About this RNA:
RNAcentral holds the sequence, with entries from ENA. Transfer RNA from Ferruginibacter sp., 72 nucleotides, folded computationally. Model confidence (mean pLDDT): 83 of 100. RNAcentral records the identical sequence in 2 taxa.
């Protein structure tokens, strides 16, 4: 060039068309403590982008962007 695959919280990962996108870390606060850790509780944060199907999209379709593989 062609073919395949992959992108959601800072980080790692569910959610296979339907209730406010779940969870562990992460920060932050607070409770505990003499002060720390730890342990509890409580906040904060996310679907790569632009379009289409649909009543309804993280999810199906198409584009583009970035990354892994394979083959020439």
């Nucleotide at each position: 060039g062609g073919c395949u695959c992959c992108u959601u919280a800072g980080u790692u990962u569910a959610a296979u068309g339907g209730a406010u996108a779940a969870a562990a870390u992460u920060u932050c606060a607070g409770a505990u403590u003499c002060c720390g850790a730890u342990u509890c509780u409580g906040a904060a944060g996310a679907u790569a982008c632009a379009g289409g199907u649909u009543c309804g999209a993280u999810u199906c379709c198409u584009g583009u962007a970035g990354g892994g593989g394979c083959u020439a």

The organism belongs to Ferruginibacter, within Bacteria.